[in-house]
């Protein structure tokens, strides 16, 4: 940098001792113990594994391999994760309201983006 996913799911013990939830605002969590480290456990199914289908492939066999898609298992492997939707918002648009002669800010709902996280390349 590209692609996919992000409303589900899953925590105990030990050491230690004040912070943590990326950033900003809010709102939370925390001495009934934050973050970190260690041990054990769990969740999930991205890679990997198994099966199938289409395509590709071949001198010949829809054989291997490969790409894509669908399904499956969790015993083993590589990661990840185990407060709150990615805790909510941050930018843009639509609609509603304010709300009336007409309009803006604000507020609410929805959609999309940005940012971030994780995996694969």
């Nucleotide at each position: 940098c590209u692609c996919a996913u992000c409303a589900a799911g899953a925590g105990a013990g030990g050491c230690u001792g004040a912070g943590g939830g990326a950033c900003c605002g809010g709102c939370c969590c925390g001495a009934u113990g934050a973050a970190g480290c260690c041990u054990c456990g769990g969740c999930a199914a991205c890679c990997g594994c198994c099966a199938g289908u289409u395509g590709u492939g071949u001198a010949c066999g829809c054989a291997a391999g490969c790409c894509a898609c669908u399904g499956g298992a969790a015993a083993u492997g590589g990661u990840g994760c185990c407060a709150a939707u990615u805790c909510c918002g941050g930018c843009a648009g639509a609609c509603g309201u304010c709300a009336u002669a007409a309009a803006a800010a604000g507020c609410g709902u929805c959609u999309g983006a940005a940012a971030g996280a994780u995996g694969a390349g």
About this RNA:
A computed fold for a 121-nucleotide RNA from a rhizosphere metagenome, annotated as SAM riboswitch aptamer (S box leader). The coordinates come from a structure-prediction model, not an experiment, and the mean pLDDT is 81. The model forms 97% of the base pairs in the Rfam consensus.